[in-house]
About this RNA: The prediction has a mean pLDDT of 84. Large-subunit ribosomal RNA, domain IV from Populus alba, 332 nucleotides, folded computationally. NCBI's taxonomy places the organism under Eukaryota, Streptophytina, Malpighiales, Salicaceae, Populus. Rfam family: Bacterial large subunit ribosomal RNA.
Context: one part of a larger RNA
RNA sequence: CUCUCUCUAAGGAACUCGGCAAAAUAGCCCCAUGACAUUGGGAGAAAAGGUGCCUCCUCAUAAAGGGGGUCGCAAUGACCAAGCUCGGGUGACUAUUUACAAAAAACACUGGUCUUCGCAAAGUCGUAAGACCAUGUAUGGGGGCUGAUGCCUGCCUAAUGCCGGAAGGUCAAGGAAGUUGGUGACCUGAUGACAGGGGAGCCAGCGACCGAAGCCCUAAUGAAUGGAGGCCAUAACUAUAACGAUCUUAAGGUAGCGAAAUUCCUUGUCAGGUAAGUUCCGACGAGCAUGAAAGACGAAAUGAUCUGGGCACUGUUUCGAAGAGAGGCUCG
Repeated sequence: CUCUCUCUAAGGAACUCGGCAAAAUAGCCCCAUGACAUUGGGAGAAAAGGUGCCUCCUCAUAAAGGGGGUCGCAAUGACCAAGCUCGGGUGACUAUUUACAAAAAACACUGGUCUUCGCAAAGUCGUAAGACCAUGUAUGGGGGCUGAUGCCUGCCUAAUGCCGGAAGGUCAAGGAAGUUGGUGACCUGAUGACAGGGGAGCCAGCGACCGAAGCCCUAAUGAAUGGAGGCCAUAACUAUAACGAUCUUAAGGUAGCGAAAUUCCUUGUCAGGUAAGUUCCGACGAGCAUGAAAGACGAAAUGAUCUGGGCACUGUUUCGAAGAGAGGCUCG
């Protein structure tokens, strides 16, 4: 010097990003227990008290120890053994997760809702046979979103998606009346390997007409993907604008909440807490860029969750000191 411990005057978080670490609390009995609340809880809330007495011995008339007795529901000198409390955010809860840097507000969850599927089901795996779903049958199975409960979930179907639509437009392969060309027995040119024509069949091209889905069209649909304005002016101080005008949209953000896990400007402004508070709490609203199942807003219980205050407690600190053990180092 490093590590593991013990103790420390006075102060008691002044330390620090932050009470990190340490200290403190602790068992049993009794008394007493608030706000709030989903009436189950909160709760071991909190706070206060007790945890012995008699006798003998050792002993210093103490402390401590030993023997015997007594009474109770209960008789912690060691070990063992909750610190408490007041706010706020967030997730309802118990549960799960990055085996070896993240345990959480992430995932899941009970509940809600939409959608699909009539059974040889939909969906999934496989080229197939086949298998799961399921030895199930819509009070069932699959998929999406949300996430207990309470109060609610407003506007827009123009775009995109999905679903419906015996009409109309467009439209493939295929079929096809017909038509054009080639070839062609044969005919004509007195002959000819040349020229013209040519039945049937065959080959090739075009093709009226028939022809599904799709698309166009039309209607519905938001707990489908999504979206949700600007400018000007106005009240008898000023300010503001219930009111008005205008452009424009499919509709122009409703209830609620709001400097928020969302606020750039920003340490916004006011109030509280402190002597002093970029954090915290309550409001305000000018919401850069909140907002209603990518749910909005509350709320009991709950959390090795995040954040702020207080009591108790302490070597975290003022600011160090002393001691024990292990190692290092030096000497032998």